[in-house]
């Protein structure tokens, strides 16, 4: 340099072009002698970034950034 894959909540991951969610975590309460477990409630987002298409984009298209893999060239 070329191609491919990944990027969504603090972490791990979902979401058929049609309301962005789950588990874990975190906070509070109940329970308990204390803690844990359990139960209830709460907390959660510039969907990497910038554009485009569309009535509507996490999803489609272009560019770009970061990480990973493979390949090409030189030595």
């Nucleotide at each position: 340099g070329u191609g491919c894959c990944u990027g969504u909540a603090g972490c791990u991951c979902a979401a058929u072009g049609g309301c962005a969610g789950a588990g874990c975590g975190c906070c509070g309460c109940a329970c308990u002698g204390u803690g844990g477990c359990u139960g209830c409630g709460g907390u959660g987002g510039u969907u990497g970034u910038g554009g485009g298409u569309u009535c509507a984009a996490g999803u489609c298209c272009c560019a770009u950034c970061a990480g990973g893999c493979a390949c090409c060239c030189c030595a």
Molecule: transfer RNA
Organism: Anaerolineales bacterium UBA832